[in-house]
RNA sequence: GGAUGAAUAGCUCAAUGGCAGAGCAAGUGUUUGUUAGGCACAAGGUUGAAAGUUCGAAUCUUUCUUCAUCCG
Numbered sequence: 001g002g003a004u005g006a007a008u009a010g011c012u013c014a015a016u017g018g019c020a021g022a023g024c025a026a027g028u029g030u031u032u033g034u035u036a037g038g039c040a041c042a043a044g045g046u047u048g049a050a051a052g053u054u055c056g057a058a059u060c061u062u063u064c065u066u067c068a069u070c071c072g
Stems, first nucleotide, its partner, number of pairs: 001071007010024004018055001027041005048064005
């Protein structure tokens, strides 16, 4: 330098163009002599950035950024 792929909650990951979710972690309550564990509840997101298409974009298109792999 070229090609491909990825970027969503603190972490690991979902989501057919139509209300952004799950598990784990952390928090609160409850259970227990205590911890762990169980149960319940609540919180946590400008879906990497900027544009475009669309009535409507995490999703489609373009550019950029970062990361990974391969080629040179």

Overview:
The prediction has a mean pLDDT of 81. Predicted 3D model of a 72-nucleotide RNA (transfer RNA) from a Chitinophagaceae bacterium. It matches the Rfam family "tRNA". It is annotated as a transfer RNA. The sequence is in RNAcentral, with records from ENA. The organism belongs to Chitinophagaceae, within Bacteria.